[in-house]
RNA sequence: AAAGUUGAUCAGGUGGUCGCUCUUCGGUUUUAUGUCGAGGAGAGGAAAGUCCGAGCUCCACAGGGCAGGGUGGUCGCUAACGGCGACUGGGGGUGACCCUAAGGAAAGUGCCACAGAAAACAAACCGCCUGCUUAAGCGUGGGUAAGGGUGAAACGGCGAGGUAAGAGCUCACCGCUUUGAUGGUGACAUCGAAGGCAGGGUAAACCCCACCUGGAGCAAGACUAAAUAGGAACGCGCAUCAUAACGAAAGUUUUGGUAACGGAUGGCCCGUCUGAAGCGUUCGGGUUGAGUCGCUAGAGCCAGAUGGCAACAUCUGGUCGAGAGAAAUGAUCAUCGCCUCAUUUUUUGGGGAACAGAACUCGGCUUACGAGCAACUUUGUCC
Numbered sequence: 001a002a003a004g005u006u007g008a009u010c011a012g013g014u015g016g017u018c019g020c021u022c023u024u025c026g027g028u029u030u031u032a033u034g035u036c037g038a039g040g041a042g043a044g045g046a047a048a049g050u051c052c053g054a055g056c057u058c059c060a061c062a063g064g065g066c067a068g069g070g071u072g073g074u075c076g077c078u079a080a081c082g083g084c085g086a087c088u089g090g091g092g093g094u095g096a097c098c099c100u101a102a103g104g105a106a107a108g109u110g111c112c113a114c115a116g117a118a119a120a121c122a123a124a125c126c127g128c129c130u131g132c133u134u135a136a137g138c139g140u141g142g143g144u145a146a147g148g149g150u151g152a153a154a155c156g157g158c159g160a161g162g163u164a165a166g167a168g169c170u171c172a173c174c175g176c177u178u179u180g181a182u183g184g185u186g187a188c189a190u191c192g193a194a195g196g197c198a199g200g201g202u203a204a205a206c207c208c209c210a211c212c213u214g215g216a217g218c219a220a221g222a223c224u225a226a227a228u229a230g231g232a233a234c235g236c237g238c239a240u241c242a243u244a245a246c247g248a249a250a251g252u253u254u255u256g257g258u259a260a261c262g263g264a265u266g267g268c269c270c271g272u273c274u275g276a277a278g279c280g281u282u283c284g285g286g287u288u289g290a291g292u293c294g295c296u297a298g299a300g301c302c303a304g305a306u307g308g309c310a311a312c313a314u315c316u317g318g319u320c321g322a323g324a325g326a327a328a329u330g331a332u333c334a335u336c337g338c339c340u341c342a343u344u345u346u347u348u349g350g351g352g353a354a355c356a357g358a359a360c361u362c363g364g365c366u367u368a369c370g371a372g373c374a375a376c377u378u379u380g381u382c383c
Base pairs, nucleotide, nucleotide: 001379002378003377004376005375006374007373009371010370012336013335014334015333016332017331018330020042021041022040023039024038025037026036027035028034044355048366049365051364052363053362054361055360056217057216058215059214063270064269065268066267068213069212070211071210072209073087074086075085076084077083088102089100090099091098092097103208104207108206109205110202111201112200125148126147127144128143129142130141131140132139156174157173159171160170161169175197176195177194178193179192180191181190182189183188221293222292223291224290231283232282233281234280235279236278239258240257241256242255244253245252246251261275262274263273264272265271300319301318302317303316304315305314306313307312338352339351340350341349342348
């Protein structure tokens, strides 16, 4: 100097004038959040995607099981997660680093096209060795799977010995199976012993195993006001016992229990609850593009200390950062800062500044994007 890898930070600042929304205090008033005065606050690091998880609300009080769905190395963090941290195995890169969909193929089923002799308890096309026949060849038997071919993948790899030629046939090393020791919380790693020894691959195919899992969602939901037709049809049920009151009786009402049926609980089963002019379905009508709340003090943020490799936890102190409601946070002037071009180094002038707007809130992930900073890796050059 160039090329890369990783990490966090900022997202223009200051002042004036006018304007918009919320809010505090004080005054005034026809009490309409009307008006006046003095203050305070006012889009993000991704607000995007709606991919996960929760808080919260409702479904009844949400119980058990099946189906369905999700996750998948180990150990930790967290309210939780499919997230984060560290480590292990595997893969990529010269490297700094990055990726990982990483349980089980000996429970079962399926698939491996074409090519190839053969694609799983799967083999002999060419070839090599050898017997018979032949002038030789062809032919016909036996042995072989080291060499070649096909393919993504072919009954371990490489080297030596051995053999008619070959083959774990034998041996050394690697691999594989069984097993022991050491280290580690663990996944796992290292070392040793014995054995010629491997029933391919694929589960991001169905499946098996382990763990997790009610549903719907702020257009959730609560309250108030007003209005209408307390409408119509269909289906199921409207039973019984006891107590009390009224009654001449029939019977009516209240309270409690039992049985059947209906309904609710995302699907199914069990359970539970509920209903006696009740529940469900369909059609029709009204209320309105009603008002108020939900709506922002939190698993909040900042700093320090302690513990931990870290994620993070605990303690102490400080702090309060939009709440709109068809949608506010803007316009303008000056100046400083950043980038860039020209010029005269000082200087002067011109231009530019990315992705992009909260709508109940929070923790993550993913995607879009401008500027500078720090550390580390590789290459080149100089001292």
Predicted 3D model of a 383-nucleotide RNA (Bacterial RNase P class A) from a Candidatus Manganitrophaceae bacterium. Its mean pLDDT, the model's own confidence on a scale to 100, is 76. It matches the Rfam family "Bacterial RNase P class A". By type it is a ribozyme.